[in-house]
RNA sequence: UCCGGAGUAGCUCAACGGUAGAGCAGAGCGCUGUUAACGCUAAGGUUGCCGGUUCGAAUCCGGCCUCCGGAG
Numbered sequence: 001u002c003c004g005g006a007g008u009a010g011c012u013c014a015a016c017g018g019u020a021g022a023g024c025a026g027a028g029c030g031c032u033g034u035u036a037a038c039g040c041u042a043a044g045g046u047u048g049c050c051g052g053u054u055c056g057a058a059u060c061c062g063g064c065c066u067c068c069g070g071a072g
Stems, first nucleotide, its partner, number of pairs: 001071007010024004018055001027041004048064005
């Protein structure tokens, strides 16, 4: 320098172009003599950044940034 993949909650990951979810962690409550386990509840996101297309973009297109792999 070129090619490919990835970037979404604190972590690991989902999500046909049509309300962004789950598990774990953390918080509160229940249960228990207590803890753990278990159950319930709520919270937690400018979907890496900037533009474009579209009635509507995490998703499609362009540029940039970071990480991983490959080629030279």

This is a predicted structure of a 72-nucleotide RNA (transfer RNA) from a Candidatus Saccharimonadota bacterium.
The sequence was found in a public genome assembly.
Its Rfam family is "tRNA". It is annotated as a transfer RNA.